[in-house]
Context: one part of a larger RNA
RNA sequence: UUGGGCAUAAAGAGUGUAUAGGUGGCUUUUUAAGUCUGCCAUCAAAUCCCAGGGCUUAACCCUAGAUCGGUGGUGGAAACUACCAAGAUGGAGUAUGAUACGGGCAAAUGAAACUUCCAGUGGAUCAGUGAAAUGCAUAGAGAUCGAAAAGAACACAAACGGCAAAAGCACACUGUUGGCCGACACUGACACUAAGAGACAAAAUCUAGGGGAGCGAAUGGGAUUAGAUACCCUAGUAGUCCUAGUCGUAAAUGAUGGAUACUAGGUGUUAUGAGUAUCGAACAAUGUAGUGUUAUAGCUAAUGUGUUAAGUAUCCCGCUUGGGGAGUACAUUUGCAAGAAUGAAACAC
Numbered sequence: 001u002u003g004g005g006c007a008u009a010a011a012g013a014g015u016g017u018a019u020a021g022g023u024g025g026c027u028u029u030u031u032a033a034g035u036c037u038g039c040c041a042u043c044a045a046a047u048c049c050c051a052g053g054g055c056u057u058a059a060c061c062c063u064a065g066a067u068c069g070g071u072g073g074u075g076g077a078a079a080c081u082a083c084c085a086a087g088a089u090g091g092a093g094u095a096u097g098a099u100a101c102g103g104g105c106a107a108a109u110g111a112a113a114c115u116u117c118c119a120g121u122g123g124a125u126c127a128g129u130g131a132a133a134u135g136c137a138u139a140g141a142g143a144u145c146g147a148a149a150a151g152a153a154c155a156c157a158a159a160c161g162g163c164a165a166a167a168g169c170a171c172a173c174u175g176u177u178g179g180c181c182g183a184c185a186c187u188g189a190c191a192c193u194a195a196g197a198g199a200c201a202a203a204a205u206c207u208a209g210g211g212g213a214g215c216g217a218a219u220g221g222g223a224u225u226a227g228a229u230a231c232c233c234u235a236g237u238a239g240u241c242c243u244a245g246u247c248g249u250a251a252a253u254g255a256u257g258g259a260u261a262c263u264a265g266g267u268g269u270u271a272u273g274a275g276u277a278u279c280g281a282a283c284a285a286u287g288u289a290g291u292g293u294u295a296u297a298g299c300u301a302a303u304g305u306g307u308u309a310a311g312u313a314u315c316c317c318g319c320u321u322g323g324g325g326a327g328u329a330c331a332u333u334u335g336c337a338a339g340a341a342u343g344a345a346a347c348a349c
Stems, first nucleotide, its partner, number of pairs: 004320003007303002012317001014200002017197001021193003026087003031082001033081002035077009049065001051063004091190001092187003101178001103177004110154001115149002118146001120144002126135001162169002206245005214240002219235004257316006265294009275283002298305002322349001324347001331342004
């Protein structure tokens, strides 16, 4: 449990696709299901309402009457919803063309650095810290120079910038593919949302096979300390990387669901169209689509928000109802497991 709400107080699902369902733009016509309306029937009595009457009054009792509303039948109306038929193009889409894009997938390439290894020079420390020690080194380290190997990540450009449904995406090139934007042609409402369903989904984990430079849970050692299962140091396994699967969760955040319309401006920036000017740079009462900042009205408990709304409205979905117990128990589904999803109550405050 509603005429309430969901940025921060409880509450927007991590994100798309799409079925049922709900909702749906303009013009004309048909039908009459919803809707509106006339009449008829019916809805026992008592009760309630109302008029009159009876008990000395009242409660109470008796008689008569009536409204609203429901259901059924029958006649009518046609604005709105729905149905039928036809039409139009503004919503939506298709084809074609162009710019920009770290959008996706696949293949192959590059340079710097780190590390290791080989060879030369050289001959005592190096490394590390607040200070040290563990550690490395005369079996030749560190330093320096040359050759080689391997793995991972891509300095500068780089921005408050770009792309993507979200997760996310950056060395450079090739192939393929994606959405956005602009003009014209075509289709002619084909739309919006979306329970269930299915798809994608960081990091970590798990399975199998590779790979393993650096970093580095666990772990060993050295310090610190009253202790130090830590912070600091020295080593270092899993992992991090690749292939094929698994898991399905994050402060998965804009803590703000999606769609449409309307409602002052100023100032940046990205992409693009048209105009003026032009060798070019550029210019302004310039259009569209993003992305920032500031601000009016309005909204808000305030902070703030403010054409990218948290404003004004409509449609659809999800979710919320004191804190704890508890995202626990039980049960079901799912998973190799770890777990995940759904999800209470007692109790005390």
This is a predicted structure of a 349-nucleotide part of an RNA (small-subunit ribosomal RNA, central domain) from Solanum pimpinellifolium. Its Rfam family is "Bacterial small subunit ribosomal RNA". The source organism's lineage runs through Eukaryota, Streptophytina, Tracheophyta, Solanaceae and Solanum subgen. Lycopersicon. RNAcentral holds the full RNA, with entries from ENA. The prediction has a mean pLDDT of 82.